[in-house]
Context: one part of a larger RNA
Molecule: large-subunit ribosomal RNA, domain IV
Organism: Buchananella hordeovulneris
This record gives sequence, structure tokens and C1' cells, in this order.
RNA sequence: UCAUGGUUAAGGAACUCGGCAAAAUACCCCCGUAACUUCGGGAGAAGGGGGACCUAGACUGUGAAGCCCCUUUGCGGGCUAGCGGUUGUAGGUCGCAGAGAAUAGGGAGAAGCGACUGUUUAUCAAAAACACAGGUCCGUGCGAAGUCGUAAGACGAUGUAUACGGACUGACGCCUGCCCGGUGCUGGAAGGUUAAGAGGAAAGGUCAACACCCCUUGGGUGUGAAGCUUUGAAUCCAAGCCCCAGUAAACGGCGGUGGUAACUAUAACCAUCCUAAGGUAGCGAAAUUCCUUGUCGGGUAAGUUCCGACCUGCACGAAUGGCGUAACGACUUCUCUACUGUCUCAACCAUGAACUCG
Repeated sequence: UCAUGGUUAAGGAACUCGGCAAAAUACCCCCGUAACUUCGGGAGAAGGGGGACCUAGACUGUGAAGCCCCUUUGCGGGCUAGCGGUUGUAGGUCGCAGAGAAUAGGGAGAAGCGACUGUUUAUCAAAAACACAGGUCCGUGCGAAGUCGUAAGACGAUGUAUACGGACUGACGCCUGCCCGGUGCUGGAAGGUUAAGAGGAAAGGUCAACACCCCUUGGGUGUGAAGCUUUGAAUCCAAGCCCCAGUAAACGGCGGUGGUAACUAUAACCAUCCUAAGGUAGCGAAAUUCCUUGUCGGGUAAGUUCCGACCUGCACGAAUGGCGUAACGACUUCUCUACUGUCUCAACCAUGAACUCG
């Protein structure tokens, strides 16, 4: 000097990002116990009192070989000694201290998020993330849909729509507004478009033959049947797409400008442009608010955090759920109380280690 324990005057969170760590609380009995609430809880709420030992008493269990009783002499009935148990009663004893050690909840108020118990990053994250019961939508009529497999086959299920699969939401309470123009899905089939295929008009190549020309056993030019071959138009035709509807607890979306009231300000009101429709209820500087430490109020002597409001929502908003909510949480934030070496400000002790000297 460090580590691990222990104690500490006065103060008591002034420490610090933050009461991190430590301290305090802790058991049993009795009294007593608020808001709120889904009436179950909250609750061990909170907050108080008692606790050892001895003697006596009280209550109580067992119960004689002791005593008593007999209509039954019995493995009968009753009482008591003895041996236990409890104690809220009375008196007394000791200590600073009686759950004397060890073990052994700190508590209260407010807010956010998630209903809850549960699950998770084995080895830096336990959470507000995941799951969940509940809700909704979509698919599936059984040889089900879906999944695995080339197939056979298997799971689904020895189940049958109160079932099974998929997606989203996430207890409960009150609710869940408008938009189908885009994308998707479902349905429709008149018309447009449209593949392979069918079809084969027409065109090209080759070439028998024929005609003409040139000089010849020959060569050239032109026309060109049949066959073979290459290309190939009209026409016929599916789903799909275009098209027409439906559908948002499908993916998603949910405006601007100008004017107006007898102070001012504001605008219930009016006009206009655009849109598929222009954000309803509720909430709102919020886990969302940039400006921003917004403004006002509360708490403090002093508060960028916190709580309550306001609404100017840069850029909340309704199952990508909205707003509440008792209970719950090793979650996050703020406050109070108790408590303390966290601190003012450090000291000492014990044990171990480093270091120095020998």
C1' cells in the first nucleotide's frame, strides 16, 4: 500500500450517473391496519405491545399394584398419587440487553412499460423482448387443408368445423372511426390481348422437261411440272393480364389556401383548390416534442429529472390496436421515512499478500 472482515465522535446521502456498497429490518404471540379493488385482494400493509428463569395458582392429558363402590366380581365403574402438557394469572430472581448465539422481510407514496405464473442471448443483455389465456380474420367436408418425401408412405389423427392448419393482436374494462384510388386476395365472365398446338394461303431452294444463243464431245441464259426441302399469312384456341365487382382485426392511407364575430385575440361560420378518403373517440413536450431546460402549477433554500395541467401533435391515434386498469415485476423513473464510513474525513483493530530492513 492492497485485499477480506470488525468498530467509530458529531453530522446523516452533503457521496454518486444512481443510496452502488454497507447499515438497518428479520422469529412467534397479541392489538391494529389506508387509498384502491376484477371483492379474491391490497396485507406480514403501515404502526404498536409482549417474549428468559424460579415458585404458586389455573386449565388439561394419562392414570395406578393406592382408596372407594356393587344387582352384574368383570378385560367393571369412580377418585387420587405419580408422570406429562399449556399458560394470557400472581409473586419473585439476574443481566446493559431474555426470538440474549446462529438462522432470520426495511417500509411508504407517485409515474412509465408489460396484465399475471412462465421463457430468453450456455460464455458481457433477464428486459418494456418472447410466450400466454382471451379476441379476430383466412383456409380446410376428410383419401381435409397443411408439412416431410422422387415415390411408396407418414404426420395431421386412430382426430372430423366446439376439429385442424396459417396470420395478426395479447388478461380484464370502455371501445375499435373514414378510405377499395394503388398493391394483394376472392368472385365474374361479355369484349381486347395471348403460348405450344392445329391450319396451310403464299414465297424461296433443288430439279426432269422445254425454249433460245454460242463454237464443240459441250457451254450459257430463261421458263420451270412432280417430288424433296426451307420459310410461313389468314383462321381456331387455355389460364393469365387488361376489364367489372367485393374485401382494411388484408398491405396500407387518413390535405392545403384565403376571409369572417360590436376592444383585442380567436374563429362556431363562409369561399376555394385537390383527394380514394382527408385523423373520429381517446390520449398528448409522451419510451413519441426538433425548437426545448416550451409555459403554468406542485415538491426543494435552490429541480435540464419527476408529478399535475395546457395543446403550438417538427413527426400520437384506434387488433402494425387506442385509452384506462386491481394484482404482479431481481424492469425503468421520482419522492419520503428508517438506517448507516457512501460522504464531510479519515482513524484504529484482526487476518492474508506485496514492499523495505535483517